[in-house]
Predicted 3D model of a 332-nucleotide part of an RNA (large-subunit ribosomal RNA, domain IV) from a metagenome. It matches the Rfam family "Bacterial large subunit ribosomal RNA". Its family is annotated with structural constituent of ribosome and ribosome in the Gene Ontology. The prediction has a mean pLDDT of 87. The full RNA is in RNAcentral, with records from SILVA.

Context: one part of a larger RNA
RNA sequence: GUGUGCUGAAAGAACUCGGCAAGUUGCCUCCGUACCUUCGGAAGAAGGAGGCCCUCAUCGUGCGCAAGCACUUUGAGGGGGCACAGGCCAGGGGGUAGCGACUGUUUAGCAAAAACACAGGGCUCUGCUAAGUCGGCUUCAAGACGACGUAUAGGGUCUGACGCCUGCCCGGUGCCUGAAGGUUAAGUGGAGUGGUGCAAGCUGCGAAAUGAAGCCCAGGUAAACGGCGGCCGUAACAAUAACGGUCCUAAGGUAGCGAAAUUCCUUGUCGGGUAAGUUCCGACCUGCACGAAUGGCGUAACGACUUCCCCACUGUCUCCAGCACAUGCUCA
Numbered sequence: 001g002u003g004u005g006c007u008g009a010a011a012g013a014a015c016u017c018g019g020c021a022a023g024u025u026g027c028c029u030c031c032g033u034a035c036c037u038u039c040g041g042a043a044g045a046a047g048g049a050g051g052c053c054c055u056c057a058u059c060g061u062g063c064g065c066a067a068g069c070a071c072u073u074u075g076a077g078g079g080g081g082c083a084c085a086g087g088c089c090a091g092g093g094g095g096u097a098g099c100g101a102c103u104g105u106u107u108a109g110c111a112a113a114a115a116c117a118c119a120g121g122g123c124u125c126u127g128c129u130a131a132g133u134c135g136g137c138u139u140c141a142a143g144a145c146g147a148c149g150u151a152u153a154g155g156g157u158c159u160g161a162c163g164c165c166u167g168c169c170c171g172g173u174g175c176c177u178g179a180a181g182g183u184u185a186a187g188u189g190g191a192g193u194g195g196u197g198c199a200a201g202c203u204g205c206g207a208a209a210u211g212a213a214g215c216c217c218a219g220g221u222a223a224a225c226g227g228c229g230g231c232c233g234u235a236a237c238a239a240u241a242a243c244g245g246u247c248c249u250a251a252g253g254u255a256g257c258g259a260a261a262u263u264c265c266u267u268g269u270c271g272g273g274u275a276a277g278u279u280c281c282g283a284c285c286u287g288c289a290c291g292a293a294u295g296g297c298g299u300a301a302c303g304a305c306u307u308c309c310c311c312a313c314u315g316u317c318u319c320c321a322g323c324a325c326a327u328g329c330u331c332a
């Protein structure tokens, strides 16, 4: 010097990205316990008191014929120590907001989370030799799973408890439906025509017509992929525009939320908290670029999640000091 521990005056988060680390709390009994709530919880909420030993009295239980023995309740009084849950072990607490309902799962070896899953919800496929999948072949088998199941089943996909809800657009893409019509391959067809031959014939080319799915076409469908406007004017201060005009569109964003895990300008503006607050909370709405199962908005409980504040507590700091052990270096 480093590492691991221990102790510390006064102050007490001033440290720091951040109370990281350390410390506080910790057990049992009794008292007491708020908001909120899905009435289960929240809750060990919070907060407070007691705990050792002796004496007396006292409720009760078991055993015993009894004397009594063992255990136990409550009350009163007293005693000693620095300290009585005397060592070890053994919750710090409260408030606010975000996200995810929850218990679970995950990057074996830098990420445990707001990611995945989840119960619940929707759409869709599948009538049983089911759909779907494996299989083996290169041209499509045997066999197997699904399932010793049968639409309250099985497959796919999206959403993600619960509560209130889930608006408009089918023009594009996809999917579904459609006995008409258009287009359309091989095939069928064979008008016509070529080669060759004396000819019979042989051998070619080949129009019309006919001819499936698909595409075109006509509809449907958004908890399918997706999308959800611009300009101008107007009210007796001003401002604003319920109102009007106009252009475009398939339709022009409804409810709810909103400087947000989303807001560039931005440390927006106002309010709260602080002596002082780019964070935080509550509002406003000018939403660069929220928005309804790529779900919207709430939500008790839960979380080694994230944010901000408070109490307690502390060597995190002001500002470092001492001690123990281990180790390094230097000297002897």
Base pairs, nucleotide, nucleotide: 001327002326003325004324005323006322007321008320010318014316019313027051028050029049030048031047036041038161052079053078054077055076056075057074060071061070062069063068080084092311093310094309095308097306098305099303100302104116105115120159121158122157123156124155125154126153132145133144134143162298163297164296165295167228168227169226172225173224174221175220176219177218178217181216182215183214187210188209192205193204194203195202196201229247230246231245232244233243256290257287268284269283270282271281272280